Small-subunit ribosomal RNA, 5' domain from an uncultured bacterium, 547 nucleotides, folded computationally.

Context: one part of a larger RNA
RNA sequence: GAGUGAACGCUGGCGGCGUGCUUAACACAUGCAAGUCGCACGAGAAAGCUUCUGCUUGCAGAGGCGAGUAAAGUGGCGCACGGGUGAGUAACACGUGGGUAAUCUACCUCCGAAUUGGGGAUAACGUUGCGAAAGCGACGCUAAUACCGAAUGAUAUCCAGGCAUUUUCGGAUUUCUGGAUCAAAGGUGGCCUCUUCAUGAAAGCUAUCGUUUGGAGAUGAGCCCGCGUCCCAUUAGCUUGUUGGUAGGGUAACGGCCUACCAAGGCUUCGAUGGGUAGCUGGUCUGAGAGGAUGAUCAGCCACACUGGAACUGACACACGGUCCAGACUCCUACGGGAGGCAGCAGUGAGGAAUUUUGCGCAAUGGGGGAAACCCUGACGCAGCAACGCCGCGUGAGUGAUGAAGGCCUUCGGGUCGUAAAGCUCUGUCAAGUGGGAAGAACCUGUAAACGGUCAACACCCGUUUACACUGACGGUACCCACAAAGGAAGCACCGGCUAACUCCGUGCCAGCAGCCGCGGUAAUACGGGGGGUGCAAGCGUUACUC
Numbered sequence: 001g002a003g004u005g006a007a008c009g010c011u012g013g014c015g016g017c018g019u020g021c022u023u024a025a026c027a028c029a030u031g032c033a034a035g036u037c038g039c040a041c042g043a044g045a046a047a048g049c050u051u052c053u054g055c056u057u058g059c060a061g062a063g064g065c066g067a068g069u070a071a072a073g074u075g076g077c078g079c080a081c082g083g084g085u086g087a088g089u090a091a092c093a094c095g096u097g098g099g100u101a102a103u104c105u106a107c108c109u110c111c112g113a114a115u116u117g118g119g120g121a122u123a124a125c126g127u128u129g130c131g132a133a134a135g136c137g138a139c140g141c142u143a144a145u146a147c148c149g150a151a152u153g154a155u156a157u158c159c160a161g162g163c164a165u166u167u168u169c170g171g172a173u174u175u176c177u178g179g180a181u182c183a184a185a186g187g188u189g190g191c192c193u194c195u196u197c198a199u200g201a202a203a204g205c206u207a208u209c210g211u212u213u214g215g216a217g218a219u220g221a222g223c224c225c226g227c228g229u230c231c232c233a234u235u236a237g238c239u240u241g242u243u244g245g246u247a248g249g250g251u252a253a254c255g256g257c258c259u260a261c262c263a264a265g266g267c268u269u270c271g272a273u274g275g276g277u278a279g280c281u282g283g284u285c286u287g288a289g290a291g292g293a294u295g296a297u298c299a300g301c302c303a304c305a306c307u308g309g310a311a312c313u314g315a316c317a318c319a320c321g322g323u324c325c326a327g328a329c330u331c332c333u334a335c336g337g338g339a340g341g342c343a344g345c346a347g348u349g350a351g352g353a354a355u356u357u358u359g360c361g362c363a364a365u366g367g368g369g370g371a372a373a374c375c376c377u378g379a380c381g382c383a384g385c386a387a388c389g390c391c392g393c394g395u396g397a398g399u400g401a402u403g404a405a406g407g408c409c410u411u412c413g414g415g416u417c418g419u420a421a422a423g424c425u426c427u428g429u430c431a432a433g434u435g436g437g438a439a440g441a442a443c444c445u446g447u448a449a450a451c452g453g454u455c456a457a458c459a460c461c462c463g464u465u466u467a468c469a470c471u472g473a474c475g476g477u478a479c480c481c482a483c484a485a486a487g488g489a490a491g492c493a494c495c496g497g498c499u500a501a502c503u504c505c506g507u508g509c510c511a512g513c514a515g516c517c518g519c520g521g522u523a524a525u526a527c528g529g530g531g532g533g534u535g536c537a538a539g540c541g542u543u544a545c546u547c
Base pairs, nucleotide, nucleotide: 001547002546003545004544006543007542008541009540010539013393014392015391016390017389018388019386020385021351026349027348028347030346031345032344035077036076037075040074041073048065049064050063051062052061053060054059055058084304085303086302094228095227096226097225098224099223100222103221104220108217109216110215111214112213113212114211115210116150118148119147125140126139127138128137129136130135156181157180158179159178160177161176162175164173165172166171186209187208188207189206190205191204195202196201197200230276231275232274237267238266239265242264243263244262245261246260247259248258249257279301280300281299282298283294284293285292286291306327307326308325309324310323329340330339331338332337357383359382360381361380365379366377367376368375369374396426397425398424399423406417407416408415409414430488435480436479440474445469446468447467448466449465450464451463452462453461491536492535493534494533495532496517497516498515502531503530504529505528506527512519513518
């Protein structure tokens, strides 16, 4: 000199864009942060309004609307994403470059084939029992795209045999023959061409969405390897599933990953082992560069979710707002037993020099569910607080000498603050008030029309195009016009040298200053105050840290 997620002191007008627990991975009150689908399924209220009947005139009963709505249940998909934190980890964790002929991949896209025919349950519900509660049973009824057999089935998998291609010589691929194993589910709309009943409907046809089974892609993931990746030798030896083999198990998959047996290996001064510290990277800061330091925000990867362990479900987890066990802590209890996990967004206490609102909205972008309308979304978009940072603007402009008054200094002549003020002439940024007032909105969906596809069809459905309608948290915000008014808006540090800037008074080695050198003991440009000056400026200084 530059920089900071800064803090502290004094001061403080406005706007834009960013940033905001670096400490206790300390404990958490309260609210919200993951649901959705009735076009999978069975069942299904109430309040209220209204009609009628009965009569003891304000009650009872029945019907309709509410409503096939709410809430609950079975089932499907999602909950493994998104969001947080950096405790652990010196490691194939990360970075980079490769391998997988050792692998998996729900939803999505494309191309094939199929979707036949049955069965038994169970929740909800009803009756009932136990319990303070959390909750748990018994009996009975019922549905499905829930569950389970059967049929069919190959270019799927496995076994046996043959041919060919390729190869890293381990294998891989194609094809032929035979055998074995394994599937499925329906929903919705429309129609009468075919079939059956016959004005119309269906078990029929058709459209669409799904389901099953293959192939390919895309995406995501797993595993392996080369190289790189902090300090200590005042850590020199370490290792028994250890190193390798055979066989088996296990996994989506290779492998001591696991087990049995056999061999005795494997690593290491090119630093093993041990200890300490630490998430890694793109980047960021600094520097001419080389390098050094660092890893907030943003982006990629990893790890973790009160602490430790375990598996279940699932395409994917050994799962932040799932389950089980153990532990610590907190809470409820009828003492028998139960409940909980903010390192999600706000917020509270504590710790600390120190870090914000228990805000608004799903309008946009994105995500989950749904055919869709739509619902959910503390992701996100916005607003609030904080000079915490960067950038921009303002606090007026011109003129004005009797160089006014006043302050300070003085050699008493004057000098200086100083064109500074006053006065006169203007301007109107910002702030305040009045009026107007956005872009961000594209979709989706509905209606109308046209065309194309499907079909027996001009129906339905699918696709394309056009027109209209609908949707804004921010926000009456940004911005614009007009009016008025110099009015509401400057401080902080320094002035001995380094280092830009000097005098007076007070003090008298005292009080004090100080980054270094050093000032102060009676004329202190160095302490304290006044005047003057210098530097930066809504900031200025100090402290801490980095280069």
Rfam family: Bacterial small subunit ribosomal RNA. Its family is annotated with ribosome and structural constituent of ribosome in the Gene Ontology. Its mean pLDDT, the model's own confidence on a scale to 100, is 82.